Predicted 3D model of a 268-nucleotide RNA (Bacterial large signal recognition particle RNA) from an archaeon.
It is recorded under the gene name ffs.
The model forms 94% of the base pairs in the Rfam consensus.
Rfam family: Bacterial large signal recognition particle RNA. Rfam describes the family as follows. The signal recognition particle (SRP) is a universally conserved ribonucleoprotein involved in the co-translational targeting of proteins to membranes. By type it is a non-coding RNA gene.
RNAcentral holds the sequence, with entries from ENA.
[in-house]
């Protein structure tokens, strides 16, 4: 001083959470020449010094390695936190809103009569009387219908007395009726209906008649007054959050100086 090799080291740190604690995987910051994969927040791996476990790759090589000090210093936590921010929530007030009067604009309508005023009709009720309706009931009356047999006539057949004529009894068919049910009609009731009359109600609205004698309606715009809610601005009070800033703390990384360990092995 080159070159092979071993010891060794390097491939990150920090803060918050999390934990009895250390580490991680998780957030977040930060710096560089600074890898991969596996498992791991109901959690993986340790335990008085825990500063990661497994398995791989790579690079430095006697190079590095672990402390102390002191200065700067991203970042992070904790705490305090002023003026002003921002949000609720009480309160005065002022505005809009809304009603209301006065005046002024425009318009509509008005002496072929405006507002108002009375009555009035429609509008509204219905305990009365009536009308409809036939929904219900009820008396009459008139019609159908309707009994196998315990209702009536007549009674084929058959049945039974009888020597025979005849007679007795009777079912079916026929003919009528009784409870019943239908139907039409009439009386007397109930029920709906406000359709008629009466008897009432009337805040609004439309109409009609009176009276009255010049307005009134609607929209605009300014003034005044005036309830409640709403909204929207300012002012105070209070509560809460967040922010400059301060304090503390914990720290990658730079730089300085400093102390502990190593500082081999072969060949040229």
């Nucleotide at each position: 001083u080159g070159g092979a090799c071993u010891a060794g080291g390097c491939u990150g740190g920090g803060c918050c959470g999390c934990u009895a604690g250390c580490g991680g995987u998780g957030g977040c910051u930060u710096g560089u020449a600074a890898c991969c994969a596996a498992a791991a927040a109901u959690c993986c791996g340790c335990u008085u010094u825990a500063c990661g476990u497994u398995g791989g790759a790579g690079c430095c090589g006697a190079a590095g390695c672990c402390g102390g000090a002191u200065a700067a210093g991203a970042g992070g936590u904790u705490u305090u936190g002023a003026u002003g921010c921002u949000u609720a929530u009480g309160u005065a007030a002022g505005c809009a809103c809304c009603a209301u009067u006065u005046u002024g604009g425009u318009g509509g309508c008005g002496u072929c009569g405006a507002a108002g005023c009375u009555c009035u009709g429609u509008c509204c009720u219905u305990a009365c009387a009536g009308g409809u309706a036939u929904c219900u009931u009820u008396c009459a009356a008139a019609a159908a219908c309707g009994a196998a047999c315990c209702c009536c006539g007549c009674c084929a057949g058959g049945g039974c007395a009888g020597g025979a004529a005849u007679g007795c009894a009777g079912c079916a068919a026929c003919g009528g009726u009784a409870a019943u049910u239908u139907u039409u009609c009439u009386u007397g009731g109930g029920u709906a209906c406000g359709c008629u009359g009466a008897a009432g109600g009337g805040a609004a609205a439309c109409g009609g008649a009176g009276u009255g004698g010049a307005g009134u309606c609607a929209u605009u715009a300014a003034a005044g007054u005036g309830a409640a809610a709403u909204g929207c601005u300012u002012g105070c009070a209070c509560a809460a959050g967040a922010u400059a800033g301060g304090a503390a703390u914990c720290c990658a990384u730079u730089a300085u100086c400093u102390g502990g360990c190593g500082c081999g092995u072969c060949c040229a």